[in-house]
């Protein structure tokens, strides 16, 4: 950095989907080591059990223990024991007090909010321990715990009564401060200074020392303690700014918004209350409702951005749900407290206890040890020792993740064994192993040593850990994914749309590099692979950095408010702007530079860095703020001009229809062609009246006017907008414009009129398989008007609106100016409109191009893949119709624009063809022959199937043939090759014998070549290898063939065009049979075709002539030349090609015929002509042999022979050919036979002989129109031939029989001149025919062709096109079925959040008096003051009610989407057969 993927190919748009990088992950296979690290994302689910906050005896008083000096008493060894007391010491326990429990630590529910970030503010505050100052510390009193009697309770916890201590409580003094009032002065200020005045504190403990006998005093010191100023550091409030989604949430609000008095807090403040006002917020998004802890940072990315907010750090929140408040500096407290609720748990039933979102640990599907220590950092309390610390230091479990190691190195070619592939040669794994040599760095076993980390002694969980060292032995260590493209690696085999794969494209249907294994290779590497999620490729939401005519996308049009944006000049100003200074911007994180673990992760330390915010101070050029001024934007005045501009009233002809009257008479009408339909009750025609509606012919014009939608007879009124002109006037008054008003084709709705024509729906006729339609005949609504709704459209220039600016040429439409003349001209110039063609440039192309799709600014509406869905809820409008505003589930790899090449096309245009017409003979009816299909069989062998299979392969199936069927053999084989062994009367040939045959057997007879004479090679017999297959793929193949088609096309090189397929060339005018030739022309030229070179026939001429001729000419034969070339005359045509006439000539415009077939098409035919892969078979799918079949036979087709007669049958005689065949052949001449043939046996290796009589024809005769003297099938008999054999199943002859058939339906077939049609004649294949077939051959010989409308088939040019497997194309909708997901819906189950009323716990506040109280007052009585008690307001909760949003389920029911091969048609794409 990019790639696949829409097409036949291109360009564009566009969506999908890959390659990367992460991750608290997790599954799969697999696993050696260390280090740092990381580990309930889900259930803010439930918790055993143990720990996570206590500490101080230097604040107290008890209690126990203990040391113990000293008394008392008793013993009595009379100074000793015991027993009790017992100052004072230690130690330990509960208490009373003080400090901490507000810190650490968890979590992420709740918060859309000053929670949070950041940048200010507190004159509106606090504030323990600690720091400095500076000042005090004085003297009382009274009590309640512990404790002790007594009692209550199952327990939890109590309850009355008495004792008592204190840094614990409460008065008094003092008063440095402090605090309040008032004065005076200052100050910006409720600043600060000074006076007065009033009020306002306290607490001890302990260590040393000294005096005392001792109580206790006194000094000194440290630790408290009180007011009080200061500090540090923590926090409370308050405020600009900054950061999620939806408007299908538009409106929200009553303590709300302000103010005044009260209260209330440390303190502002509607925080409270109460009276007074009537504010406050909100399209700069209020309110609602969804989601979320917020930062620091991380992931990504080039960046802007985008995603996340794990772990570390900061801050909020919460602590089972709610609510409350005490205490305190500070909490409305995670391990306090009350109350209320749910749930667990005890219970003696009456009560009671509980809160891991602290560490481990259990349960719940799911993510780690009920460790270890406080050693070290930190914290708490303490004067200190020290105590407690699940913070934290360690360890332990997990590849979860980051780095780092290793799983050996060296050497080693018989390229070993093995596998794997093979073209069988051989490659390949692969120096890989194996052996040999080394080495223990890491691991790994075992041995010894052994830390830092600890500070001035000791004190180490980690830890016998890292490291170091010795020894041992290569020793303990390799896996996953992938290999069709993107994307790096390829082979065989299995499998056969199966079984899978698959991230897209898309693999699999018998040769799979895509499934599955195996070998190899690729890639990574103790890990790899999946999958999930996130960024990114994707400029795919585009500020960097998109569109929007036709791809998705311009509002249907106008006015308009808010917003955005705005002309020219000169001062001011400094908000945006820029520069600079300074403050923040926490640490970690990133970067850079170093430094410590062996490196590296990881981590010290330096040093950088942005963005944001505040303030200073500078600059003013552009933006904004304000001022003064100005005319070019705009507007206004003036005089002129055009017009279906718009509203309204009247008029008017022509037409239609209808009435009425006249003439009139049978038919109209209408259609491609009928019918319906009107008409003899008088239509239609046609003349004359008359009524009613509509809607304006001609002028009429890519002409005009309008915002559009639209608007068209004349006149009138009324009214809007435009455009010149030349000046005058305001002085930026502008320009867009989200809502909002307001208008708005046709259709359709209300009310009330109208109503001819014309016409949905409707009903008849027609067509049609059908016709709910095109077409006909009628016809209601509607169409017209008036009023009032709808508000949509391909409202389209598919193209918003202004402005400026950028070559022209050419119409026209109103103006106006000029020149020069008059003429409605004509020119030339300029505004303003309204078309064409076109420069630049633009655009994926097409095309746009001063009326931009160009270059710019500015505003505004809109777009983000197809579908689903112009849909559905919901909301707003409407009487309905519906209308606007709009999703999502699901589901496709695409869907689409433009353009190109082909193909089509019931689309054009030129043109060609026996293509049709014009005509000659046919075919289709008949028999038969032949082929096929079909049916039959044991088998009727296979192949060929529109054209281009079907007298095709087969130029000959009775055996053979043969491939088929039945039976019967043989297995190295009917056939070839190579190697071993053998064989010498060997190969070979063979009689009787069995046996359908094959085949078995085998008497006798019996070789061959080389030779150094040993033998050896041929054969032959055995055995291994292998033969063999017409078994199967023509969709693996080669050749070979057939068709378009002997049609004239198909392509190259190089040039030019086009971004590109791709075009040009090859199109165009001419002309030809032709892409033939001419001209022309961004082409120039070439090639394969065409044509011509070849062949033959047709004139003539040479040369030769044998077997030809009697003979020379000639005719034949067969070589060689010669002739024709549009050469030559006219015409016509462009100097042409070229056509048309003519002459000449045997032939004239390619003389005739052949031969000869471009690039391709058709997966066209052929494995059964040969050849050939792969596959299958191997005592059989091979081979041999008999017999059978390929010949069957209700039937269809195809190709063909006879023929239906008289232009004929028959009989007689008579005449003329050419191609060709011929040696196991072709057979003369005589003879026989009615004949086929038989005898025969000349001659010919063939211009010599045979074949060979040609027939149709000509003559003569007969038959007269009938199933015949036509037609011969069929069938009998009786012969011939060929053959090993004619039954199945051959041909021929002779007699006999005589069938169907009297020109053949719709349809079809060949032929344009020596042709058709008609007559024989030869050949090949062949033993012999079923040859009427097929290849030649000649004879005899025609008609007709106006023309190209039309039917096929075919080139070339242009259109369309949604086809490209190419119309046999593509496709659309309903209806069956089957899955999904989704609106609806009677309901019914929930959830949230509010609101109205009742009730209403703790508690704070306030009120109360008639209980009760130790400290102050007072002699007392009482007071003050407090506790309890009632009482009120608030108030969690509950309850009731009726609504609002929202989920689920829901009979039934709506469309929908998706599904190899279902029904019905056929709508669309071509003019899609009705655009």
């Nucleotide at each position: 950095a990019g790639a696949g993927u829409u097409u036949g190919a291109u360009c564009c748009u566009g969506g999908c989907u890959c390659a990367g990088g992460a991750u608290g992950a997790a599954c799969g296979c697999u696993g050696g080591c260390g280090g740092c690290g990381u580990g309930c994302u889900u259930g803010a689910c439930c918790u055993a059990u143990g720990c996570a906050a206590g500490u101080c005896g230097a604040a107290c008083g008890u209690g126990u223990c203990u040391c113990a000096a000293g008394c008392c008493a008793a013993g009595c060894u009379u100074g000793c024991u015991u027993g009790g007391u017992g100052a004072g010491g230690g130690a330990c326990a509960a208490g009373u007090g003080g400090c901490g429990u507000c810190c650490g630590g968890g979590u992420g529910a709740g918060u859309a909010u000053c929670a949070c970030g950041u940048a200010g503010g507190u004159g509106a505050c606090c504030u323990g321990c600690c720091c400095c100052g500076a000042a005090g510390u004085g003297g009382g009193g009274g009590a309640c715990a512990a404790c002790c009697a007594c009692u209550g309770g199952a327990a939890a916890c109590g309850g009355u009564g008495g004792c008592u201590a204190a840094u614990a409580c409460c008065g008094c003094a003092u008063g440095u401060g402090g605090u309040g009032c008032a004065g005076c002065a200052u100050u910006c200020g409720u600043u600060u200074g000074c006076u007065g005045c009033a009020u306002u504190a306290a607490a001890g403990g302990u260590g040393a020392g000294g005096c005392g006998u001792a109580a206790g005093c006194c000094u000194c010191g440290c630790c408290g303690c009180u007011a009080c100023g200061g500090g540090a550091g923590g926090g409370g409030c308050c405020u600009g700014c900054g950061g999620c989604c939806g408007a299908u949430u538009a409106g929200c609000u009553a303590g709300u918004u302000g103010g005044u008095g009260g209260g209330g807090u440390a303190a502002u403040g509607g925080c409270u209350u109460a009276c007074c006002a009537a504010g406050g917020c909100g399209a700069c998004g209020a309110u609602c409702g969804g989601u979320a802890g917020c930062u620091g940072g991380u992931c990504u990315g080039a960046g802007a951005g985008g995603g996340c907010g794990a772990u570390c750090a900061g801050c909020c929140a919460c602590a089972c749900u709610g609510g409350c408040a005490c205490u305190g500096a500070a909490a409305u407290a995670c391990g306090g407290g009350c109350c209320a609720g749910a749930c667990u748990c005890c219970u003696a039933c009456g009560g009671g206890a509980g809160g891991c979102a602290g560490c481990a640990a259990g349960g719940a599907a799911a993510u780690a040890u009920u460790g270890c220590g406080c050693a070290a950092u930190g914290g708490g309390c303490g004067a200190a020792a020290g105590c407690c610390u699940g913070a934290c230091g360690c360890a332990g479990c997990a590849a979860c993740g980051c780095c780092g190691c290793g799983u050996g190195g060296g050497u080693g070619a018989u390229g070993a064994a093995g596998g794997c592939c093979u073209u069988c040669g051989g490659g390949u794994c692969g120096u890989a192993a194996a052996g040999c040599c080394c080495u223990u760095u890491u691991u790994c076993u075992g041995g010894g040593g052994g830390a830092a980390g600890a500070g001035g002694a000791a004190g180490g969980a980690c830890g016998g850990u890292a490291c170091c060292u010795c020894a041992g032995g290569a020793a303990u260590a390799a896996g996953c994914c992938u290999c069709g493209g993107c994307g790096a690696a390829c082979u065989a085999c299995g499998u056969g749309c199966c079984a899978g794969c698959a991230g897209c494209c898309g693999c699999g249907g018998u040769a799979a590099a895509a499934c599955g294994u195996a070998g190899g290779a690729g890639g990574c590497g103790a890990g790899c692979g999946u999958u999930a999620u996130c960024c990114g490729g994707a400029u795919u939401u585009a500020u960097u950095g998109g569109g929007c005519g036709u791809a998705a996308a311009g509002g249907g049009c106008g006015u308009c408010u808010a917003g955005g944006c705005g002309g020219u000049g000169c001062g001011c100003u400094a908000a945006g702007u820029u520069g600079g200074g300074c403050a923040u911007g926490a640490a970690a994180u990133c970067c850079u530079c170093u430094g410590g673990c062996u490196u590296a992760a990881c981590u010290g330390g330096a040093g950088g860095g942005g963005g944001c915010u505040g303030u200073c101070c500078a600059a003013u050029a552009c933006u904004g703020g304000g001022g003064c001024a100005c005319u070019u934007g705009a507007g206004g005045g003036c005089a002129g001009g055009a017009g279906a501009g718009g509203a309204a009233a009247g008029c008017g002809g022509a037409a239609u229809u209808c009435c009425c009257g006249g003439u009139g008479u049978a038919g109209c009408g209408g259609u491609a062609a009928u019918a319906u339909g009107c008409g003899u009750a008088g239509a239609u025609a046609u003349c004359g009246g008359g009524a009613g509606g509509a809607a304006c012919a001609c002028c009429a014009g890519u002409g005009g006017c309008g915002a559009a939608g639209g608007c068209g007879g004349c006149u009138u009124u009324c009214u809007g907008g435009c455009c010149u002109g030349a000046c005058c006037c305001u002085g930026a008054c502008g320009c867009u414009g989200a809502a909002g008003c307001g208008c708005g084709a046709a259709a359709g709705c209300g009310u009330g009129g109208g109503g001819a024509g014309c016409g949905a729906a409707c009903g008849g006729g027609a067509u049609u398989a059908g016709a709910u339609a095109c077409c006909c005949c009628g016809g209601u609504a509607g169409u017209c008007c008036a009023c009032g709704c709808c508000c949509u459209a391909a409202a389209c220039g598919a193209u918003g609106g202004a402005u400026a600016c950028u070559g022209g040429g050419u119409g026209u439409u109103g103006g106006u100016g000029g020149c020069g003349u008059u003429g409605a001209c004509c020119c030339c110039a300029u505004c303003a409109g309204u078309g064409c063609c076109g420069a630049a440039g633009c655009g994926a192309a097409c095309g746009c191009g001063u009326u931009a799709a160009g270059u710019a600014u500015c505003c505004c509406g809109c777009c983000u893949g197809g579908g689903g869905a112009c849909u559905a809820c919901g909301g707003c409008c409407g009487c309905a119709a519906g209308g606007u505003u709009a999703a999502a589930a699901c589901u496709c790899a695409a869907a689409g624009g433009a353009a190109u090449u082909g193909a089509c096309g019931g689309g054009g245009g030129c043109c060609c063809g026996c293509a049709c017409a014009a005509g000659c003979a046919g075919c289709g009816g008949a028999g038969c022959g032949u082929g096929u299909g079909g049916u039959u069989u044991a088998a009727u062998u296979c192949g060929a199937u529109u054209c281009a299979a079907c007298a095709c392969g087969a130029a000959g199936a009775a055996c053979c043939u043969u491939a088929c069927c039945u039976g019967g053999g043989u297995u190295u084989g009917a056939c070839a090759u190579g190697c071993u062994g053998g064989u010498g009367g060997u190969a070979g040939g063979a009689a009787g014998a069995c046996g359908a045959a094959a085949g078995u057997g085998g008497a006798c007879c019996g070789a061959c070549c080389c030779u150094u004479c040993g033998g050896g090679g041929a054969g032959c017999c055995a055995g291994c290898a292998c033969a063999g297959g017409u078994g199967c793929u023509g969709c693996a193949u080669g050749g070979c063939u057939g068709u378009c088609g002997u049609c004239a096309g198909c392509u190259c090189g190089u040039g030019c065009c086009g971004u590109g397929a791709g075009g040009u060339g090859u199109u165009g005018g001419g002309u030809u049979a032709a892409g033939u030739c001419c001209c022309g022309c961004a082409a120039c030229g070439a090639g394969c075709g065409c044509a011509a070179c070849c062949c033959u026939c047709g004139u003539c001429g040479c040369u030769a002539g044998u077997u030809g001729u009697a003979u020379u000419u000639u005719u034949c034969u067969a070589g060689c030349g010669a002739g024709a070339c549009u050469g030559c005359c006219g015409a016509g045509a462009u100097u042409a090609a070229c056509u048309c006439g003519g002459a000449g000539g045997a032939a004239g415009g390619u003389g005739g015929g052949g031969a000869u077939g471009a690039c391709g098409u058709c997966a066209a035919g052929u494995c059964c002509g040969c050849a050939u892969g792969g596959c299958c078979u191997u005592u059989a799918u091979a081979u041999c042999c008999a017999g059978g079949g390929c010949u069957a036979c209700a039937c269809a087709c195809a190709c063909g022979c006879u023929a239906c007669a008289a232009u004929g049958g028959c009989c007689g005689a008579c005449a003329c050919a050419g191609c060709g065949g011929g040696a196991u052949g072709c057979c003369a001449a005589g003879c026989c036979g009615c004949g086929a043939g038989g005898c025969g046996g000349a001659g010919c290796u063939a211009a010599u002989c045979c074949u060979c009589c040609a027939a149709a024809g000509u003559c003569g005769g007969u038959c007269u129109c009938a199933g015949u003297u036509c037609g011969g099938a069929u069938u009998g008999c009786a012969g011939g031939c060929u053959g090993c054999a004619a039954c199945c199943c051959g041909c021929c002859u002779g007699c006999a029989u005589g069938a169907a058939g009297c020109u053949g339906g719709a349809g079809u077939u060949g032929c344009u001149a020596g042709u058709a049609a008609c007559c024989g004649c030869a050949g090949g294949u062949c033993a012999g025919c079923u040859a009427u077939a097929c290849u030649g051959c000649g004879g005899u010989g025609a008609a007709u062709a106006c023309g190209u409308u039309c039917c096929c088939g075919g080139g070339c040019c242009u259109u369309g096109u949604a086809c490209a497997c190419a119309c046999c194309g593509c496709c659309c909708g309903u209806c069956a079925c089957g899955u999904c997901a989704u609106g609806a819906a009677a309901g019914u189950c929930g959830g949230u959040a509010a609101c109205a009323c009742c009730u209403g716990a703790a508690g704070c506040c306030g009120g109360u008096g008639g209980g009760c109280c130790a400290a102050c007052c007072g002699c007392a009585a009482g007071g003050a003051g407090g506790c309890a008690g009632c009482c009120g307001u608030c108030g969690a909760g509950g309850g009731u009610g009726g609504g609002c949003c929202u989920g689920g389920c829901g009979a039934u029911u709506g469309g929908g989407a998706c599904g190899a091969a279902g029904u019905c048609g056929u709508a669309a794409c071509a003019a899609g057969g009705u655009a």

Overview: A computed fold for a 1475-nucleotide RNA from a metagenome, annotated as small-subunit ribosomal RNA. The prediction has a mean pLDDT of 83. RNAcentral holds the sequence, with entries from SILVA.